A computed fold for a 140-nucleotide RNA, annotated as c-di-AMP riboswitch aptamer (ydaO/yuaA leader). The prediction has a mean pLDDT of 79.

């Protein structure tokens, strides 16, 4: 100074998935705040199942075309409905990205009281985007 491996801290990104208490030597366990998601009245809305299409959830993550398979689907290519990032925050503009996957079990529209549940998990290096507005922490 490179390069590589290990530890441990910080800052950011996706997403609810974060913070406190409290038992333990820790760890598991218990609890609260906060955020999320699910069930559930009247009313409104809607019909439903059978006889050859079951319905429904979490998510942004639907849909189309082509071309190839083991053809209920799968893979690739190239589009899209929709989404996230560019270091406050909202708009415009410019770029760069996602556009999966996993669950219920023949069931559930909304939907007060009420009931049940989840707080995972995976990631990187800005300052090397710009302009307009807003806001007004910190310090001195």
């Nucleotide at each position: 100074u490179c390069c590589g491996g290990c530890c441990g801290g910080a800052c950011g990104c996706c997403g609810a998935a974060u913070c406190c208490c409290u038992c333990u030597c820790a760890g598991c366990g218990g609890g609260g705040a906060g955020c999320c998601g699910g069930g559930g009245a009247c009313c409104c809305a809607g019909g439903u199942u059978c006889g050859u299409u079951g319905g429904g959830g979490u998510g942004a993550a639907u849909c189309c075309g082509c071309u190839g398979g083991u053809c209920g689907c799968c893979a690739g290519c190239g589009g899209u409905a929709g989404g996230g990032c560019c270091g406050u925050c909202u708009c415009c503009u410019g770029g760069c990205c996602c556009g999966a996957a996993c669950c219920c079990g023949u069931c559930a529209g909304c939907u007060a009281a009420c009931c049940c549940g989840g707080c995972a998990g995976g990631c990187g290096g800005a300052a090397a985007a710009g302009g307009a507005g807003a806001g007004g922490u910190g310090g001195a």